[in-house]
Context: one part of a larger RNA
RNA sequence: CCAUUCAGUGGAUGGAUUGGCUCAGGAGCUGAUGAAGGUCGUGCCAAGCUGCGAUAAGCCCAGGCGAGGUGCACGGAGCCUUAGAACCUGGGAUUGCCUAAUAGGUCCUCCUGAUACUGUUUAGCUAGUAUCGAUCCCUUAUGGGAUCGGGAACGCCCUGAAAUGAAACAUCUUAGUAAGGGCAGGAAAAGAAAUCGAAUGAGAUGCCGUGAGUAAUGGCGAAAGAAAGUGGUAUAGCCCAAGCUGAAUCUUUUUUCGAAAGAAAAAAGAGAUGUGGUUCAACUGGAUUAUAGUCCUAGUAAAUCAGAAUAGAAGUCUUCUGGAACGGAGCGCCAAAGAGGGUGAAAGCCCCGUACAUGAUGAUUUGUGGACUACCAGUUGGAAAGAGUAGUAUGGGUUGGAUAUCCCGUGUGAAUAUGGGAGGCAUUGACUUCCAAGGCUAAAUACAUCCUGAGUCCGAUAGUGUAAUAGUAGCGUGAGUGAAAGCUGAAAAGUACCCUCCAACGGGGGGUGUAAAGAUCCUGAAAUUGAAUGGUGAUAAACCGAUGCAGCUUUAAAGGAAUGAUGUGGUUUGAAGGAACUUUCUGAGAGGAUUUAGUACGAAAACCACUAACCAGGGUUGCAUCGUACGUUUUGAAAAACGGGCCGGGGAGUAUAUCCUAGUGGUGAAGGCUAAGCCCAAUAUGGGUGUAGUCAUAGGGAAACCAACAAGCCCGCAGCCACCAUUUGUGUGGUGAGGGGCGUCGUGUUUAAGCGCGUGAAAUCACUGGGAUAUAACCCGAAACCAGGUGAGCUAUGCGUGGGCAAGGUGAAGCGCCGGGAAACCGGCGUGGAGGCCUGUUAGCCAUGAUGACCUACAAAUCUCUGGCGUGAUCCACGUGUAGGGGUGAAAGUCCAAUCAAACCUGGCAACAGCUGGUUCCUUCCAAAACACCUCGUAGGGUCGUCUUGUCCGAGGACGCCGGCAGAGUAGAGCACUGAUUGAGAGGAUGGGUCGAGAGACCCUGAAUCCCUGUCAAACUCCGAACAUGUCGGCUCUGAAGACGACAAGAAUCAGGUUAUUGCGCGUAAGGCGCAGUGCCGAAAGGGGAACAACCCGGACCGAGGUUAAGGUCCUUAAAUGCCGACUAAGUGCUAAGGCAAAAGGGUGUCCCGGACCUUAGACAGCUGGUAGGUGGGCCUAGAAGCAGCCAUCCUUUAAAGAGGGCGUAAUAGCUCACCAGUUGAGGCCUGGGGCCCCGAAAAUGGAAGGGGCUCAAGUCGGCUACCGAUACCUCGGGACUCCGAAAGGAGAUUCAGUAGGAAGGCGUCCUGCAUGGAUAGAAGUAGGGCCGUAAGGUCCUGUGGACCGUGUAGGAACGAGAAUCCCGGCAGUAGUAGCAGCUAAGUCGGGUGAGAAUCCCGACCACCGAAAGAACCAGGGUUCCUCGGCAAUGUUCGUCAGCCGAGGGUUAGCCGGUCCUAAGACCAACCGCAACUCGAAUUGGUCGAAUGGGAAGCAGGUUAAUAUUCCUGCACCACCCGUGUACGUUUUGUCAGAUGAAUAACACUUUAGGAUAGGUUAUUCAGAGCAUUCGCUCUGUCUAAGUCUCAAAGUCUGGGGAGAACCGUAAAGGUGAGAACCAGGUGAAGGGAUUAUGGCGAAAGAUAACCAAAUCCUAGGGUCCAUGAAAAAUUCAUCUGAAAGAAAGCGGGUGACCGUACCUAGAACUGACACAGGUUCUCUGGCUUAGAAAGCCAAGGUGUGU
Repeated sequence: CCAUUCAGUGGAUGGAUUGGCUCAGGAGCUGAUGAAGGUCGUGCCAAGCUGCGAUAAGCCCAGGCGAGGUGCACGGAGCCUUAGAACCUGGGAUUGCCUAAUAGGUCCUCCUGAUACUGUUUAGCUAGUAUCGAUCCCUUAUGGGAUCGGGAACGCCCUGAAAUGAAACAUCUUAGUAAGGGCAGGAAAAGAAAUCGAAUGAGAUGCCGUGAGUAAUGGCGAAAGAAAGUGGUAUAGCCCAAGCUGAAUCUUUUUUCGAAAGAAAAAAGAGAUGUGGUUCAACUGGAUUAUAGUCCUAGUAAAUCAGAAUAGAAGUCUUCUGGAACGGAGCGCCAAAGAGGGUGAAAGCCCCGUACAUGAUGAUUUGUGGACUACCAGUUGGAAAGAGUAGUAUGGGUUGGAUAUCCCGUGUGAAUAUGGGAGGCAUUGACUUCCAAGGCUAAAUACAUCCUGAGUCCGAUAGUGUAAUAGUAGCGUGAGUGAAAGCUGAAAAGUACCCUCCAACGGGGGGUGUAAAGAUCCUGAAAUUGAAUGGUGAUAAACCGAUGCAGCUUUAAAGGAAUGAUGUGGUUUGAAGGAACUUUCUGAGAGGAUUUAGUACGAAAACCACUAACCAGGGUUGCAUCGUACGUUUUGAAAAACGGGCCGGGGAGUAUAUCCUAGUGGUGAAGGCUAAGCCCAAUAUGGGUGUAGUCAUAGGGAAACCAACAAGCCCGCAGCCACCAUUUGUGUGGUGAGGGGCGUCGUGUUUAAGCGCGUGAAAUCACUGGGAUAUAACCCGAAACCAGGUGAGCUAUGCGUGGGCAAGGUGAAGCGCCGGGAAACCGGCGUGGAGGCCUGUUAGCCAUGAUGACCUACAAAUCUCUGGCGUGAUCCACGUGUAGGGGUGAAAGUCCAAUCAAACCUGGCAACAGCUGGUUCCUUCCAAAACACCUCGUAGGGUCGUCUUGUCCGAGGACGCCGGCAGAGUAGAGCACUGAUUGAGAGGAUGGGUCGAGAGACCCUGAAUCCCUGUCAAACUCCGAACAUGUCGGCUCUGAAGACGACAAGAAUCAGGUUAUUGCGCGUAAGGCGCAGUGCCGAAAGGGGAACAACCCGGACCGAGGUUAAGGUCCUUAAAUGCCGACUAAGUGCUAAGGCAAAAGGGUGUCCCGGACCUUAGACAGCUGGUAGGUGGGCCUAGAAGCAGCCAUCCUUUAAAGAGGGCGUAAUAGCUCACCAGUUGAGGCCUGGGGCCCCGAAAAUGGAAGGGGCUCAAGUCGGCUACCGAUACCUCGGGACUCCGAAAGGAGAUUCAGUAGGAAGGCGUCCUGCAUGGAUAGAAGUAGGGCCGUAAGGUCCUGUGGACCGUGUAGGAACGAGAAUCCCGGCAGUAGUAGCAGCUAAGUCGGGUGAGAAUCCCGACCACCGAAAGAACCAGGGUUCCUCGGCAAUGUUCGUCAGCCGAGGGUUAGCCGGUCCUAAGACCAACCGCAACUCGAAUUGGUCGAAUGGGAAGCAGGUUAAUAUUCCUGCACCACCCGUGUACGUUUUGUCAGAUGAAUAACACUUUAGGAUAGGUUAUUCAGAGCAUUCGCUCUGUCUAAGUCUCAAAGUCUGGGGAGAACCGUAAAGGUGAGAACCAGGUGAAGGGAUUAUGGCGAAAGAUAACCAAAUCCUAGGGUCCAUGAAAAAUUCAUCUGAAAGAAAGCGGGUGACCGUACCUAGAACUGACACAGGUUCUCUGGCUUAGAAAGCCAAGGUGUGU
């Protein structure tokens, strides 16, 4: 590592069902007599459900039943019950609060009233009962009545989308659908013709079948779509207005009679502004004991239905197994009952039931009986007969309604029965038919809340979302959303007792039980975990396997095997293939041929002998060979393209309608079938009936209209007949169904001709398969669109009411003084205190930078530092407004609940998706396309082509090869045409120049054209192949086993690729783009090419044996270190191509082939020697002497020697070369071509000829020999397929790769009918094994399990999974990993408890905060508070602890707040709008709206485990009431009531002054404590409220007073004859003092002074404003009017209900999912230092739980 076993985890599978789902039948409203629905209660113990309602799991009465009962719920206790309980049926009583909600109000299931009565009372009462709503009607009796809300779907009316479809979109469609509004009922709606229709007419409406997908509509597109008629179901008709009559009428109350309907009487009223009658008159007939209509029906009679119940046959016989018999075996019985269920396994006879029968009572119907009203029919003649209506014009909506549906707006607008409407255009006349403009009406029809029943529906991931306390838990502000979760056993017999253990859990004994099945307990799979066992393991590398061989191990059974496995030996048969030794011959050789010999051998099979127990199989490991998963998308996937962590379960072509087609079946020789309904039967199946209708029977035509061969001719398959005289065959002839070809005929067009369609009779109905269309339409998947609702507890902004802003700086105006100036005014010094002023981590708000930290965070926006604002356009709280195409927005498309270029929720909705993904068992046969045309079309679709299946026909067909013929205009070639084009010549146009007076001459330029020469072309051709094409002939292949062809049905395909090859276009090129032919891949495996879709070989049914192909033969690696001959020296190379590189240009590398020249008359190279004279040639030059330059380049001597090829000099000189001779002695030199080789030659980790390696090739070239090598070919065995055949069987030379796709046959799962079996002596399931089948699968054995399960046949399906980032659950790996924090707060020691202590408690020390991390509260939370007992979970560790778990306890108010008032604003009513409303603006009236606004009244101390301004103690106060009663009053200064008018309540910001207090500091006094024990020092304390009395400032009032260039006065301003200063008095705040207090507190002491001093309290000023800074309740005063006789003060007595009150208020109780470093309003604030609420340190207090 793999496997098995044992044991966990887990909860699949199987079994079972309490619950669902669907269908059928029945019943079908409720509510002011207070509903539906909820909330709160209710039990002995009671959390949930159920029941019930203060009479509360119940009370009363009647009936039934008959022994137990006290719900789910099985416990304890108690109680009820034969005097009849419980339970069942029927009737009655009670029935809190909310809710239409209805006395008023309310976010509040709560609050607050009025009136009357009762109770108790002195007042009074927050005790009880009753009544008190709105609208409308009748009404006027202050009386009576109706309505309101709810209900699953169904119904009617109104408003009314969008996605979608039209492959876009606008009319259209979706659709009058969804949704919204209103209203009704058990049904609703409709409804008795101003209807249809067109014949011999019908006669209200609805519904079903049909008509009919028809008529008609329609960008005449997509779509949409009637009616009459007819068959059925069910049936039902009436009343007003008017006219005429003219009170003939009706209502209420009371009394009497009656069961009731109703009748009678009396009284009162209604009614001529019209009650009642519903045609009138005349005549005739009938009736008036009758008839008709309506209503009631006690008693009585019947029927039907419901109905608590009653009664109800027959085995518990024998025996076996078993825990148990309902099982097996044996023997019986019942049946108007063998439906079903239960009972310890499967029961007709055990129990409940079932069939048949009975039944209190109730309901309905009918009869009976009764009441009321009314005469009926006909004829004749009169009256009347619905107006802004009918109609019409126009504009809309709607409809199938088109000119001809219905409706609406606007305008216009009739007639009067002698009239009017309709008759699908209008008008007119006929004809037919009806009578609008008023109303009512049952049944047949719809639905499925409720009740009952059923099922080829589901069976716990299914079926409802819910089989359990499910619309629950949970989530969300809200609308809304929304789970999981069933099973012990026959019976709890639910484990007594012992041990272990702190205890519990657990474990070990023991017990119960058939079995531990032992509590989330039936079965108990897989993933997965642990241990053990088997195999293997550190010489070795990975798609994890397949095949073969082997080792170890296992082997009870299910397979074989003593009727002999295995092994060994032998005999026989033997396919394809096929040796050798040997013989002879042959080749240069490797070798070959021949003979041996088609012998030996050869897959396999059979048999014999010996042996005597294994073989096969399972597990695992090794070796060898081969081999890059699966699904998908693709031209192409192992892919570094996508998907899956693993396992289990779930998971996708279904249904209906219409149509097409094939098959099967029925009928059928013109017919086939019924539909709705009805009848019978009954199990919702079935049988019959039903002929309305439909398809077919005739077509053509737009229509009018007209209207076809019962066969005229020919061919001919099968079959049949005949013949063989030349083939007994693939023969010939005849006939010939079906079939084919002509013609004929019908009709339309039409002058005609012709053409189109049809024509010699087969259909129809049902079922099954395939397909199309419509529907969600194979499944999952958008972003969106629309409708109706929910949100402003986040945020934006407005409004109302409140609150906050340490400290410091600057120093505007104004004013004062001084100075200057004529003045205006200016300056200086002060004062003053302005400002969208300044500094500022004051608080608070914000968020610049670090582009820091963090970034699975502390945090879904935080932390740290830095930074901006910080008296204002400021910040904050509470209340309140604005809402989705809308708001809000100092504007960023910002924000509107972690969501914003259109929120969220639900619905339309399974939107649509030409796009992505997925789509589940097997085998067999055939087998594509990636092309053409069209398309807003190129990711799609239609048609053709290609594929499949079936049918028909009946004889040819065809790739290829050879040959003939035919046409063609390509490759090539050519230049004859067109065009381009080299050179030479001829030619000479045109133009120019010179000369000339001119004629003209000369010169230059050189076009066309011609000749010669050299070239080019896709759109040139005088020419011109191959290939290909057509056709003919021959060969070959194929076809009666049916080709070719035709028809029908079903597809798929429309992205192709190719480095293969051929030919093209574009491009520098490309593994580039595009085109055509063929092949290949695609859809093709095998062998070769190292590996490698398309390159080479070659097309795989399975197994076995052989022979070859491509390609190879040194090793890897099967086969040659093969043969002959060359080349290469570069490891060149060892590469067929793709493709792995290579060029121009070079090489005296080497080999080969050729040409020219020199050469024994001596070449080439080397060596030795010579290389001269004219002359220094001339010119030029300073010079130029062979050698700067220019010109010329001769002659002579020579063997040879340039007027010089180089070096060199200033110029010379000099050295050389050319050239010549000698020496040497044989080839040399030049050049062209070919082969191999070399250079040219640079890429990133070290690397590639596959590698080793090869030069003695294993390299390259040529020739040759042998061998290896595949699924090819051959052979043997087997299978499938096709065909023949009834079958058995047979045939197939040349059938069997396969994606999309078509066709066929099978396997398996669940359920049903029929038939037939198994099972407690052990079913299903499950685990491990054996055998069989090509496969899907089947079967057998053993264990587990403990009750059901098969087989055959026919049928029906929610019928098969590995993938969908699929769904649900479980479990892994990750991983003992990340994490359990950071800080500039921190712990340590000792003791205690305890089983256990870093963490709990106590103590000590230490440390931290201290404008908080202290104290007190709101909102919010809701018991977290306190005590006791616990530690399974929660607590990021621990835990004895706890905000955790369990039990108990705890919140006390006249004076704290609510309660009262009003604010922004909200609501209600009226009215109005709206189609309508649960909707809406204004107005009027009313009501709400603040626990921070306004406001009657309490303080101190004590007390509890937990409350206190609430209890207690003490001392107070307020309001109201009663009594008493003073002042005063009773002809009015008081009281009460009303009215009027005032005041207070009552108000901005800023800046000053003054007065106080809280508090603090210092010093002293006193007391206590500590240190020291000498001086002394240090610390703490030295206290005390509201209330009452009194004192008091500013201001103000009154009286006096009487001021001017004055006086008074301020911090500053400023004031004064409208009266300053000054004097006196009244009033008057915070606060002080006294008292309260002989009290309280304290262990005790329980004093005083000074200073500082508030942001708190009071008083009084100034400044500012384009800003002027709430309201009401309430209280007070004044005046007037009225009333009564009383009545302030004082005293006494009484009342003060109801609600909140615990605790937290935050670095754990709130909000952020968390015991979360975030967020969250207001209040208090000591000391030192200081400007300071800064910073730092400390006090009180708190903390070290931020581990």